[in-house]
RNA sequence: UAAUCUCAGGGUGAUGGAGUUCACCCGAACCGCCAUGGCCUGCUUUGCCAUCGCUGAUGACUCCUGGCAGGGG
Repeated sequence: UAAUCUCAGGGUGAUGGAGUUCACCCGAACCGCCAUGGCCUGCUUUGCCAUCGCUGAUGACUCCUGGCAGGGG
RNA backbone atom coordinates (compact mmCIF):
# COMPACT_ATOMS: atom_id res chain seq x y z
P U A 1 -0.84 3.85 3.58
O5' U A 1 -0.91 2.88 2.31
C5' U A 1 -0.68 3.38 0.99
C4' U A 1 -0.68 2.24 0.00
C3' U A 1 -1.92 1.36 0.00
O3' U A 1 -2.96 1.93 -0.78
C1' U A 1 0.00 0.00 0.00
P A A 2 -4.51 1.52 -0.38
O5' A A 2 -4.62 0.03 -0.94
C5' A A 2 -4.55 -0.21 -2.34
C4' A A 2 -4.50 -1.69 -2.61
C3' A A 2 -5.65 -2.50 -2.01
O3' A A 2 -6.80 -2.46 -2.82
C1' A A 2 -3.60 -3.58 -1.55
P A A 3 -8.29 -2.68 -2.13
O5' A A 3 -8.35 -4.25 -1.85
C5' A A 3 -8.36 -5.18 -2.94
C4' A A 3 -8.16 -6.58 -2.41
C3' A A 3 -9.19 -7.03 -1.36
O3' A A 3 -10.38 -7.51 -1.98
C1' A A 3 -7.02 -7.58 -0.62
P U A 4 -11.79 -7.30 -1.20
O5' U A 4 -11.72 -8.38 -0.03
C5' U A 4 -11.67 -9.78 -0.32
C4' U A 4 -11.34 -10.56 0.93
C3' U A 4 -12.28 -10.35 2.11
O3' U A 4 -13.45 -11.15 2.00
C1' U A 4 -10.05 -10.22 2.87
P C A 5 -14.83 -10.64 2.70
O5' C A 5 -14.55 -10.88 4.25
C5' C A 5 -14.41 -12.20 4.76
C4' C A 5 -13.97 -12.16 6.21
C3' C A 5 -14.89 -11.37 7.15
O3' C A 5 -16.00 -12.14 7.57
C1' C A 5 -12.64 -10.78 7.57
P U A 6 -17.38 -11.38 8.00
O5' U A 6 -17.03 -10.75 9.42
C5' U A 6 -16.77 -11.61 10.54
C4' U A 6 -16.32 -10.79 11.73
C3' U A 6 -17.26 -9.66 12.15
O3' U A 6 -18.32 -10.14 12.96
C1' U A 6 -15.04 -8.85 12.10
P C A 7 -19.73 -9.31 12.95
O5' C A 7 -19.39 -7.99 13.80
C5' C A 7 -19.09 -8.09 15.19
C4' C A 7 -18.68 -6.74 15.74
C3' C A 7 -19.67 -5.60 15.48
O3' C A 7 -20.72 -5.60 16.44
C1' C A 7 -17.48 -4.87 14.97
P A A 8 -22.19 -5.03 15.94
O5' A A 8 -21.96 -3.45 15.79
C5' A A 8 -21.72 -2.65 16.93
C4' A A 8 -21.31 -1.25 16.53
C3' A A 8 -22.29 -0.51 15.62
O3' A A 8 -23.35 0.09 16.37
C1' A A 8 -20.09 -0.27 14.77
P G A 9 -24.79 0.23 15.59
O5' G A 9 -24.52 1.31 14.44
C5' G A 9 -24.20 2.65 14.78
C4' G A 9 -23.74 3.42 13.55
C3' G A 9 -24.74 3.48 12.40
O3' G A 9 -25.72 4.51 12.59
C1' G A 9 -22.63 2.88 11.55
P G A 10 -27.21 4.30 11.90
O5' G A 10 -26.93 4.55 10.34
C5' G A 10 -26.54 5.85 9.89
C4' G A 10 -26.05 5.78 8.46
C3' G A 10 -27.09 5.31 7.45
O3' G A 10 -27.96 6.37 7.04
C1' G A 10 -25.06 4.18 7.07
P G A 11 -29.47 5.96 6.50
O5' G A 11 -29.19 5.32 5.07
C5' G A 11 -28.65 6.13 4.01
C4' G A 11 -28.25 5.26 2.84
C3' G A 11 -29.39 4.49 2.19
O3' G A 11 -30.10 5.30 1.26
C1' G A 11 -27.55 3.04 2.50
P U A 12 -31.65 4.92 0.91
O5' U A 12 -31.56 3.59 0.03
C5' U A 12 -30.99 3.63 -1.27
C4' U A 12 -30.96 2.22 -1.87
C3' U A 12 -32.32 1.53 -1.94
O3' U A 12 -33.04 1.94 -3.09
C1' U A 12 -30.71 0.04 -1.06
P G A 13 -34.67 1.84 -3.08
O5' G A 13 -34.98 0.27 -3.18
C5' G A 13 -34.69 -0.45 -4.38
C4' G A 13 -35.02 -1.92 -4.19
C3' G A 13 -36.45 -2.20 -3.73
O3' G A 13 -37.34 -2.26 -4.83
C1' G A 13 -34.92 -3.48 -2.44
P A A 14 -38.55 -1.25 -4.86
O5' A A 14 -38.01 -0.30 -6.02
C5' A A 14 -37.80 -0.79 -7.36
C4' A A 14 -38.28 0.27 -8.34
C3' A A 14 -39.66 0.84 -8.01
O3' A A 14 -39.57 1.89 -7.08
C1' A A 14 -39.61 0.19 -10.27
P U A 15 -40.86 2.14 -6.15
O5' U A 15 -41.71 3.25 -6.94
C5' U A 15 -41.07 4.46 -7.33
C4' U A 15 -41.94 5.64 -6.94
C3' U A 15 -42.46 5.64 -5.50
O3' U A 15 -41.50 6.17 -4.63
C1' U A 15 -44.21 6.23 -7.02
P G A 16 -41.58 5.80 -3.06
O5' G A 16 -42.54 6.94 -2.45
C5' G A 16 -42.15 8.31 -2.55
C4' G A 16 -42.83 9.11 -1.47
C3' G A 16 -42.58 8.61 -0.04
O3' G A 16 -41.34 9.08 0.47
C1' G A 16 -44.89 9.02 -0.33
P G A 17 -40.56 8.17 1.53
O5' G A 17 -41.45 8.29 2.86
C5' G A 17 -41.59 9.55 3.52
C4' G A 17 -42.47 9.42 4.74
C3' G A 17 -42.10 8.30 5.71
O3' G A 17 -41.04 8.69 6.58
C1' G A 17 -44.44 8.27 5.33
P A A 18 -40.07 7.53 7.17
O5' A A 18 -40.98 6.79 8.26
C5' A A 18 -41.43 7.51 9.42
C4' A A 18 -42.37 6.65 10.24
C3' A A 18 -41.84 5.27 10.62
O3' A A 18 -40.97 5.34 11.75
C1' A A 18 -44.07 5.08 9.85
P G A 19 -39.86 4.20 11.94
O5' G A 19 -40.68 2.94 12.49
C5' G A 19 -41.30 3.01 13.77
C4' G A 19 -42.13 1.75 14.01
C3' G A 19 -41.38 0.44 13.81
O3' G A 19 -40.61 0.09 14.97
C1' G A 19 -43.46 0.32 12.72
P U A 20 -39.25 -0.74 14.77
O5' U A 20 -39.73 -2.21 14.34
C5' U A 20 -40.46 -3.00 15.26
C4' U A 20 -40.96 -4.27 14.59
C3' U A 20 -39.89 -5.08 13.87
O3' U A 20 -39.16 -5.92 14.76
C1' U A 20 -41.79 -4.87 12.48
P U A 21 -37.64 -6.23 14.44
O5' U A 21 -37.68 -7.19 13.16
C5' U A 21 -38.23 -8.49 13.28
C4' U A 21 -38.47 -9.09 11.89
C3' U A 21 -37.24 -9.21 11.01
O3' U A 21 -36.50 -10.39 11.29
C1' U A 21 -39.02 -8.26 9.76
P C A 22 -34.95 -10.44 10.87
O5' C A 22 -35.00 -10.72 9.29
C5' C A 22 -35.49 -11.95 8.80
C4' C A 22 -35.57 -11.95 7.29
C3' C A 22 -34.26 -11.63 6.58
O3' C A 22 -33.41 -12.77 6.48
C1' C A 22 -36.02 -10.40 5.58
P A A 23 -31.82 -12.56 6.38
O5' A A 23 -31.61 -12.00 4.90
C5' A A 23 -31.87 -12.83 3.78
C4' A A 23 -31.81 -12.03 2.48
C3' A A 23 -30.50 -11.28 2.25
O3' A A 23 -29.50 -12.13 1.70
C1' A A 23 -32.33 -9.84 1.82
P C A 24 -27.94 -11.84 1.99
O5' C A 24 -27.65 -10.55 1.10
C5' C A 24 -27.71 -10.64 -0.33
C4' C A 24 -27.67 -9.25 -0.94
C3' C A 24 -26.45 -8.41 -0.59
O3' C A 24 -25.33 -8.74 -1.41
C1' C A 24 -28.41 -7.10 -0.37
P C A 25 -23.86 -8.49 -0.83
O5' C A 25 -23.70 -6.90 -0.97
C5' C A 25 -23.70 -6.28 -2.26
C4' C A 25 -23.69 -4.77 -2.11
C3' C A 25 -22.51 -4.21 -1.34
O3' C A 25 -21.38 -4.05 -2.19
C1' C A 25 -24.51 -3.18 -0.59
P C A 26 -19.87 -4.25 -1.54
O5' C A 26 -19.61 -2.86 -0.78
C5' C A 26 -19.57 -1.63 -1.50
C4' C A 26 -19.60 -0.46 -0.52
C3' C A 26 -18.31 -0.30 0.32
O3' C A 26 -17.63 0.88 -0.15
C1' C A 26 -20.30 -0.16 1.68
P G A 27 -16.33 0.56 -1.12
O5' G A 27 -16.97 0.15 -2.52
C5' G A 27 -16.67 0.90 -3.69
C4' G A 27 -17.96 1.55 -4.22
C3' G A 27 -17.68 2.79 -5.04
O3' G A 27 -17.58 2.46 -6.45
C1' G A 27 -19.38 3.22 -3.41
P A A 28 -18.14 1.66 -7.48
O5' A A 28 -19.11 0.62 -6.76
C5' A A 28 -20.19 -0.04 -7.47
C4' A A 28 -20.87 -0.93 -6.43
C3' A A 28 -22.35 -1.19 -6.65
O3' A A 28 -22.53 -2.36 -7.46
C1' A A 28 -21.98 -0.50 -4.40
P A A 29 -23.88 -2.62 -8.17
O5' A A 29 -24.90 -2.94 -6.99
C5' A A 29 -24.86 -4.19 -6.31
C4' A A 29 -25.79 -4.17 -5.10
C3' A A 29 -27.27 -3.92 -5.42
O3' A A 29 -27.91 -5.15 -5.72
C1' A A 29 -26.58 -2.53 -3.60
P C A 30 -28.66 -5.30 -7.12
O5' C A 30 -29.71 -4.10 -7.13
C5' C A 30 -30.79 -4.09 -6.21
C4' C A 30 -31.57 -2.79 -6.35
C3' C A 30 -32.04 -2.48 -7.76
O3' C A 30 -33.26 -3.15 -8.05
C1' C A 30 -31.01 -0.56 -6.84
P C A 31 -33.51 -3.74 -9.54
O5' C A 31 -33.81 -2.41 -10.38
C5' C A 31 -34.98 -1.64 -10.11
C4' C A 31 -34.94 -0.36 -10.92
C3' C A 31 -34.74 -0.55 -12.41
O3' C A 31 -35.97 -0.84 -13.05
C1' C A 31 -33.31 1.18 -11.61
P G A 32 -35.96 -1.90 -14.32
O5' G A 32 -37.31 -2.75 -14.12
C5' G A 32 -37.39 -3.73 -13.10
C4' G A 32 -38.76 -4.36 -13.09
C3' G A 32 -39.25 -4.85 -14.45
O3' G A 32 -38.75 -6.15 -14.75
C1' G A 32 -40.97 -3.59 -13.40
P C A 33 -38.45 -6.57 -16.28
O5' C A 33 -39.92 -6.77 -16.91
C5' C A 33 -40.75 -7.81 -16.44
C4' C A 33 -42.13 -7.67 -17.05
C3' C A 33 -42.16 -7.63 -18.57
O3' C A 33 -42.12 -8.94 -19.12
C1' C A 33 -43.51 -5.88 -17.71
P C A 34 -41.49 -9.19 -20.60
O5' C A 34 -42.69 -8.70 -21.55
C5' C A 34 -43.91 -9.42 -21.56
C4' C A 34 -44.89 -8.75 -22.50
C3' C A 34 -44.38 -8.50 -23.91
O3' C A 34 -44.48 -9.66 -24.73
C1' C A 34 -45.48 -6.56 -23.10
P A A 35 -43.40 -9.90 -25.92
O5' A A 35 -43.80 -8.78 -26.99
C5' A A 35 -45.05 -8.84 -27.68
C4' A A 35 -45.28 -7.56 -28.48
C3' A A 35 -44.15 -7.22 -29.45
O3' A A 35 -44.28 -7.93 -30.67
C1' A A 35 -44.76 -5.29 -28.21
P U A 36 -42.98 -8.32 -31.54
O5' U A 36 -42.53 -6.92 -32.15
C5' U A 36 -43.36 -6.25 -33.10
C4' U A 36 -42.82 -4.86 -33.41
C3' U A 36 -41.36 -4.83 -33.85
O3' U A 36 -41.21 -5.11 -35.24
C1' U A 36 -41.74 -3.16 -32.21
P G A 37 -39.86 -5.79 -35.76
O5' G A 37 -38.81 -4.58 -35.70
C5' G A 37 -38.93 -3.46 -36.58
C4' G A 37 -37.98 -2.35 -36.18
C3' G A 37 -36.51 -2.74 -36.11
O3' G A 37 -35.89 -2.71 -37.39
C1' G A 37 -37.09 -1.49 -34.19
P G A 38 -34.60 -3.65 -37.66
O5' G A 38 -33.45 -2.92 -36.84
C5' G A 38 -32.99 -1.62 -37.23
C4' G A 38 -32.05 -1.04 -36.19
C3' G A 38 -30.80 -1.87 -35.91
O3' G A 38 -29.77 -1.64 -36.88
C1' G A 38 -31.76 -1.16 -33.87
P C A 39 -28.71 -2.82 -37.14
O5' C A 39 -27.79 -2.80 -35.83
C5' C A 39 -26.98 -1.66 -35.52
C4' C A 39 -26.26 -1.87 -34.20
C3' C A 39 -25.45 -3.15 -34.10
O3' C A 39 -24.16 -2.98 -34.69
C1' C A 39 -26.75 -2.88 -32.13
P C A 40 -23.54 -4.19 -35.57
O5' C A 40 -23.21 -5.29 -34.47
C5' C A 40 -22.22 -5.03 -33.46
C4' C A 40 -22.20 -6.14 -32.44
C3' C A 40 -22.08 -7.55 -33.01
O3' C A 40 -20.72 -7.88 -33.28
C1' C A 40 -23.79 -7.51 -31.38
P U A 41 -20.33 -8.45 -34.77
O5' U A 41 -21.00 -9.91 -34.77
C5' U A 41 -20.49 -10.90 -33.88
C4' U A 41 -21.32 -12.16 -34.00
C3' U A 41 -21.53 -12.68 -35.42
O3' U A 41 -20.42 -13.45 -35.86
C1' U A 41 -23.60 -12.66 -34.27
P G A 42 -20.01 -13.31 -37.43
O5' G A 42 -21.20 -13.99 -38.25
C5' G A 42 -21.28 -13.83 -39.66
C4' G A 42 -22.17 -14.91 -40.25
C3' G A 42 -23.51 -15.07 -39.54
O3' G A 42 -24.48 -14.19 -40.08
C1' G A 42 -22.48 -17.19 -39.76
P C A 43 -25.49 -13.42 -39.05
O5' C A 43 -26.54 -14.55 -38.61
C5' C A 43 -27.47 -15.07 -39.57
C4' C A 43 -28.21 -16.26 -38.98
C3' C A 43 -28.91 -16.00 -37.66
O3' C A 43 -30.19 -15.41 -37.85
C1' C A 43 -27.69 -18.01 -37.50
P U A 44 -30.76 -14.41 -36.70
O5' U A 44 -31.15 -15.39 -35.50
C5' U A 44 -32.24 -16.31 -35.66
C4' U A 44 -32.25 -17.29 -34.50
C3' U A 44 -32.37 -16.68 -33.11
O3' U A 44 -33.72 -16.38 -32.78
C1' U A 44 -30.68 -18.31 -33.10
P U A 45 -34.00 -15.15 -31.76
O5' U A 45 -33.46 -15.64 -30.35
C5' U A 45 -34.11 -16.70 -29.65
C4' U A 45 -33.24 -17.17 -28.49
C3' U A 45 -32.92 -16.12 -27.43
O3' U A 45 -33.97 -15.99 -26.48
C1' U A 45 -30.95 -17.27 -28.02
P U A 46 -34.25 -14.52 -25.83
O5' U A 46 -32.93 -14.21 -25.00
C5' U A 46 -32.61 -14.97 -23.85
C4' U A 46 -31.19 -14.66 -23.39
C3' U A 46 -30.93 -13.20 -23.04
O3' U A 46 -31.33 -12.90 -21.70
C1' U A 46 -29.19 -14.00 -24.41
P G A 47 -31.91 -11.39 -21.40
O5' G A 47 -30.64 -10.45 -21.65
C5' G A 47 -29.49 -10.55 -20.79
C4' G A 47 -28.37 -9.66 -21.32
C3' G A 47 -28.77 -8.20 -21.54
O3' G A 47 -28.67 -7.46 -20.35
C1' G A 47 -27.60 -9.02 -23.44
P C A 48 -29.71 -6.18 -20.16
O5' C A 48 -29.14 -5.06 -21.15
C5' C A 48 -27.85 -4.50 -20.93
C4' C A 48 -27.45 -3.61 -22.09
C3' C A 48 -28.46 -2.53 -22.44
O3' C A 48 -28.32 -1.38 -21.63
C1' C A 48 -27.75 -3.63 -24.41
P C A 49 -29.63 -0.48 -21.33
O5' C A 49 -29.86 0.29 -22.71
C5' C A 49 -28.89 1.23 -23.17
C4' C A 49 -29.26 1.74 -24.56
C3' C A 49 -30.67 2.30 -24.68
O3' C A 49 -30.75 3.65 -24.25
C1' C A 49 -30.22 0.84 -26.50
P A A 50 -32.17 4.22 -23.71
O5' A A 50 -33.04 4.41 -25.04
C5' A A 50 -32.65 5.36 -26.03
C4' A A 50 -33.51 5.22 -27.27
C3' A A 50 -35.02 5.29 -27.04
O3' A A 50 -35.46 6.65 -26.97
C1' A A 50 -34.53 3.46 -28.44
P U A 51 -36.78 6.98 -26.09
O5' U A 51 -37.98 6.43 -27.00
C5' U A 51 -38.26 7.02 -28.27
C4' U A 51 -39.33 6.22 -28.99
C3' U A 51 -40.61 6.00 -28.21
O3' U A 51 -41.48 7.11 -28.30
C1' U A 51 -39.93 3.97 -29.20
P C A 52 -42.51 7.43 -27.06
O5' C A 52 -43.61 6.28 -27.20
C5' C A 52 -44.50 6.26 -28.31
C4' C A 52 -45.31 4.98 -28.30
C3' C A 52 -46.07 4.69 -27.02
O3' C A 52 -47.29 5.41 -26.95
C1' C A 52 -44.99 2.74 -27.75
P G A 53 -47.92 5.79 -25.50
O5' G A 53 -48.44 4.39 -24.93
C5' G A 53 -49.57 3.75 -25.53
C4' G A 53 -49.68 2.32 -25.03
C3' G A 53 -49.89 2.16 -23.52
O3' G A 53 -51.25 2.33 -23.15
C1' G A 53 -48.25 0.64 -24.27
P C A 54 -51.62 2.73 -21.62
O5' C A 54 -51.32 1.40 -20.78
C5' C A 54 -52.12 0.23 -20.98
C4' C A 54 -51.62 -0.90 -20.12
C3' C A 54 -51.55 -0.60 -18.62
O3' C A 54 -52.82 -0.75 -18.01
C1' C A 54 -49.56 -1.67 -19.31
P U A 55 -53.11 -0.03 -16.60
O5' U A 55 -52.37 -0.95 -15.52
C5' U A 55 -52.82 -2.27 -15.28
C4' U A 55 -51.94 -2.94 -14.25
C3' U A 55 -51.73 -2.17 -12.95
O3' U A 55 -52.81 -2.34 -12.06
C1' U A 55 -49.65 -3.01 -13.72
P G A 56 -53.18 -1.20 -11.01
O5' G A 56 -51.99 -1.32 -9.93
C5' G A 56 -51.89 -2.45 -9.08
C4' G A 56 -50.61 -2.40 -8.26
C3' G A 56 -50.41 -1.13 -7.44
O3' G A 56 -51.10 -1.18 -6.22
C1' G A 56 -48.40 -1.68 -8.58
P A A 57 -51.82 0.13 -5.59
O5' A A 57 -50.61 1.14 -5.23
C5' A A 57 -49.67 0.71 -4.26
C4' A A 57 -48.49 1.68 -4.31
C3' A A 57 -47.39 1.35 -3.28
O3' A A 57 -46.21 1.02 -4.03
C1' A A 57 -47.92 3.70 -3.38
P U A 58 -45.52 -0.27 -3.99
O5' U A 58 -45.55 -0.75 -2.46
C5' U A 58 -44.72 -0.09 -1.50
C4' U A 58 -44.34 -1.06 -0.39
C3' U A 58 -43.44 -2.22 -0.82
O3' U A 58 -42.08 -1.83 -0.81
C1' U A 58 -45.23 -3.06 0.49
P G A 59 -41.07 -2.22 -2.09
O5' G A 59 -40.87 -3.80 -1.91
C5' G A 59 -40.49 -4.60 -3.03
C4' G A 59 -40.10 -6.01 -2.55
C3' G A 59 -41.12 -6.63 -1.61
O3' G A 59 -42.12 -7.32 -2.36
C1' G A 59 -38.95 -6.81 -0.66
P A A 60 -43.67 -7.08 -2.01
O5' A A 60 -43.86 -7.82 -0.61
C5' A A 60 -43.80 -9.24 -0.54
C4' A A 60 -43.85 -9.69 0.91
C3' A A 60 -44.96 -9.07 1.74
O3' A A 60 -46.18 -9.76 1.56
C1' A A 60 -42.92 -8.97 2.93
P C A 61 -47.57 -8.91 1.66
O5' C A 61 -47.75 -8.67 3.22
C5' C A 61 -48.04 -9.74 4.11
C4' C A 61 -48.06 -9.27 5.54
C3' C A 61 -48.93 -8.05 5.81
O3' C A 61 -50.31 -8.38 5.95
C1' C A 61 -46.84 -7.79 6.90
P U A 62 -51.42 -7.30 5.49
O5' U A 62 -51.32 -6.18 6.64
C5' U A 62 -51.71 -6.49 7.97
C4' U A 62 -51.36 -5.34 8.90
C3' U A 62 -51.90 -3.98 8.48
O3' U A 62 -53.27 -3.80 8.83
C1' U A 62 -49.65 -3.76 9.17
P C A 63 -54.19 -2.79 7.98
O5' C A 63 -53.68 -1.36 8.46
C5' C A 63 -53.92 -0.94 9.81
C4' C A 63 -53.15 0.34 10.10
C3' C A 63 -53.45 1.52 9.18
O3' C A 63 -54.65 2.19 9.55
C1' C A 63 -51.11 1.34 9.50
P C A 64 -55.48 3.02 8.41
O5' C A 64 -54.56 4.30 8.19
C5' C A 64 -54.38 5.25 9.25
C4' C A 64 -53.37 6.31 8.86
C3' C A 64 -53.69 7.06 7.56
O3' C A 64 -54.64 8.09 7.77
C1' C A 64 -51.40 6.46 7.60
P U A 65 -55.62 8.49 6.55
O5' U A 65 -54.61 9.19 5.53
C5' U A 65 -53.98 10.43 5.87
C4' U A 65 -53.02 10.86 4.77
C3' U A 65 -53.62 10.88 3.37
O3' U A 65 -54.35 12.08 3.11
C1' U A 65 -51.51 9.82 3.32
P G A 66 -55.65 11.98 2.15
O5' G A 66 -55.00 11.74 0.69
C5' G A 66 -54.18 12.78 0.13
C4' G A 66 -53.52 12.27 -1.14
C3' G A 66 -54.45 11.67 -2.19
O3' G A 66 -55.07 12.67 -2.98
C1' G A 66 -52.55 10.28 -1.91
P G A 67 -56.58 12.29 -3.59
O5' G A 67 -56.23 11.23 -4.74
C5' G A 67 -55.42 11.61 -5.85
C4' G A 67 -55.13 10.41 -6.73
C3' G A 67 -56.35 9.65 -7.22
O3' G A 67 -56.92 10.27 -8.37
C1' G A 67 -54.74 8.12 -6.41
P C A 68 -58.57 10.09 -8.59
O5' C A 68 -58.70 8.59 -9.14
C5' C A 68 -58.08 8.19 -10.36
C4' C A 68 -58.26 6.71 -10.60
C3' C A 68 -59.69 6.21 -10.51
O3' C A 68 -60.39 6.43 -11.73
C1' C A 68 -58.29 4.76 -9.29
P A A 69 -62.05 6.62 -11.67
O5' A A 69 -62.62 5.16 -11.36
C5' A A 69 -62.50 4.12 -12.32
C4' A A 69 -63.03 2.81 -11.76
C3' A A 69 -64.42 2.88 -11.16
O3' A A 69 -65.42 2.80 -12.17
C1' A A 69 -63.01 1.71 -9.69
P G A 70 -66.89 3.50 -11.85
O5' G A 70 -67.60 2.49 -10.83
C5' G A 70 -67.96 1.17 -11.25
C4' G A 70 -68.44 0.36 -10.08
C3' G A 70 -69.59 0.96 -9.27
O3' G A 70 -70.84 0.74 -9.88
C1' G A 70 -67.94 0.14 -7.80
P G A 71 -72.06 1.77 -9.52
O5' G A 71 -72.50 1.41 -8.02
C5' G A 71 -73.10 0.15 -7.74
C4' G A 71 -73.28 -0.03 -6.25
C3' G A 71 -74.08 1.05 -5.54
O3' G A 71 -75.47 0.84 -5.67
C1' G A 71 -72.13 0.56 -4.29
P G A 72 -76.44 2.15 -5.49
O5' G A 72 -76.44 2.46 -3.93
C5' G A 72 -77.01 1.52 -3.01
C4' G A 72 -76.78 1.96 -1.58
C3' G A 72 -77.27 3.36 -1.22
O3' G A 72 -78.65 3.37 -0.93
C1' G A 72 -75.08 3.06 -0.37
P G A 73 -79.44 4.76 -1.10
O5' G A 73 -78.96 5.68 0.12
C5' G A 73 -79.29 5.30 1.48
C4' G A 73 -78.65 6.24 2.46
C3' G A 73 -78.97 7.72 2.27
O3' G A 73 -80.21 8.07 2.86
C1' G A 73 -76.64 7.45 2.61
Predicted 3D model of a 73-nucleotide RNA (Fluoride riboswitch aptamer (crcB RNA motif)) from Granulicella sp. 5B5. The source organism's lineage runs through Bacteria, Terriglobia, Terriglobales, Acidobacteriaceae and Granulicella.